[in-house]
Context: one part of a larger RNA
Molecule: large-subunit ribosomal RNA, domain IV
Organism: Pseudomonadota bacterium
RNA sequence: CCCUCGCCAAGGAACUCGGCAAGUUGGCCCCGUAACUUCGGGAGAAGGGGUGCCUCCUUCCACUCUUAUUCUUUUGAGUAAGAGUGGAAGAGGUCGCAGUGAAGUGGCUCAGCCGACUGUUUAACAAAAACACAGGCCUCUGCUAACUCGUAAGAGGAAGUAUAGGGGCUGACGCCUGCCCAGUGCCGGAAGGUCAAGGGGAGGAGUUAGCGGGUAACCGCGAAGCUCCGAACUUAAGCCCCGGUAAACGGCGGCCGUAACUAUAACGGUCCUAAGGUAGCGAAAUUCCUUGUCGGGUAAGUUCCGACCCGCAUGAAUGGCGUAACGAGCUGAGCACUGUCUCGGCGGGGGGCUCG
Numbered sequence: 001c002c003c004u005c006g007c008c009a010a011g012g013a014a015c016u017c018g019g020c021a022a023g024u025u026g027g028c029c030c031c032g033u034a035a036c037u038u039c040g041g042g043a044g045a046a047g048g049g050g051u052g053c054c055u056c057c058u059u060c061c062a063c064u065c066u067u068a069u070u071c072u073u074u075u076g077a078g079u080a081a082g083a084g085u086g087g088a089a090g091a092g093g094u095c096g097c098a099g100u101g102a103a104g105u106g107g108c109u110c111a112g113c114c115g116a117c118u119g120u121u122u123a124a125c126a127a128a129a130a131c132a133c134a135g136g137c138c139u140c141u142g143c144u145a146a147c148u149c150g151u152a153a154g155a156g157g158a159a160g161u162a163u164a165g166g167g168g169c170u171g172a173c174g175c176c177u178g179c180c181c182a183g184u185g186c187c188g189g190a191a192g193g194u195c196a197a198g199g200g201g202a203g204g205a206g207u208u209a210g211c212g213g214g215u216a217a218c219c220g221c222g223a224a225g226c227u228c229c230g231a232a233c234u235u236a237a238g239c240c241c242c243g244g245u246a247a248a249c250g251g252c253g254g255c256c257g258u259a260a261c262u263a264u265a266a267c268g269g270u271c272c273u274a275a276g277g278u279a280g281c282g283a284a285a286u287u288c289c290u291u292g293u294c295g296g297g298u299a300a301g302u303u304c305c306g307a308c309c310c311g312c313a314u315g316a317a318u319g320g321c322g323u324a325a326c327g328a329g330c331u332g333a334g335c336a337c338u339g340u341c342u343c344g345g346c347g348g349g350g351g352g353c354u355c356g
Base pairs, nucleotide, nucleotide: 001351002350003349004348005347006346007345008344010342011341014340019337027051028050029049030048031047036041038172052094053093054092055091056090058089059088060087061086062085063084064083065082066081067080068079069078070077071076095099107335108334109333110332111331112330113329114327115326119131120130135170136169137168138167139166140165141164147156148155149154173322174321175320176319178252179251180250183249184248185245186244187243188242189241192240193239194238198234199233203229204228205227206226207225210221211220212219213218253271254270255269256268257267280314281311292308293307294306295305296304
């Protein structure tokens, strides 16, 4: 010096990103317990007091046994007395610094955010505000169901049947969930446009038996057969088209003017849009400017709480706003307590060091 454990004057978070760590608290009995609340809770709230041992022929309760007695057919039930065991209470006494004498055995409170809750998770750096969850909504599915696995047979779904099953989103509960269907998706429609293979075959082409020309090479015409190309016409879904649908994917404006101080603008004008953000919330897990401004708390507060609203860039099941209870969650404050610190010291054990 390192690890680990114990103690400490005065102070008591001044430490630090942060009370991290370590203290404190602690069992049982009694008293006593607020806001709030979904009336269950919150509660072990908080905050107090007690706690060992001995004695009393003390009192009470429970149980067992004995005796006596009453009732009952017996089993049994009741009453009284006594003995024993256990528990509680009271009074008196007694010892220590200290009585849950060691060990084990909650620190508490206030406020905010997130998530309702118990649960689940990154086996081996993350336990959470992530996942799940009851509940809500949409959608598919009529049974050989939809859907999933399998090449298939077949199986699951389900020995179920729409109060069922699959998929998606949201996430208890309370109050609610506004406007937009132009785009994309989905659903419905079928008149018209477009439209594949196929059908169809107008027309055309290759080949040549033959015919004509030519001395010949060859040139022209060219039936049938074989082969190739091929127009009109016909023809499904889809797309175009017409509607619907947002708890489908998503979206939810700008400029100018105006009131008898100023300022502001209930009001007016104008442009654009599918429609221009409603309720609520708001410097927020969202606010750049920003340590916004005001208030609170502190001697002093980029954090925190309450407001304001100029929302860079909130907002309603990608749910909005509340919410008792809950949380090894996150944030701020306080009480208690402490070697976290001022600031260090001492001690126990194990290393390090020396010899071997």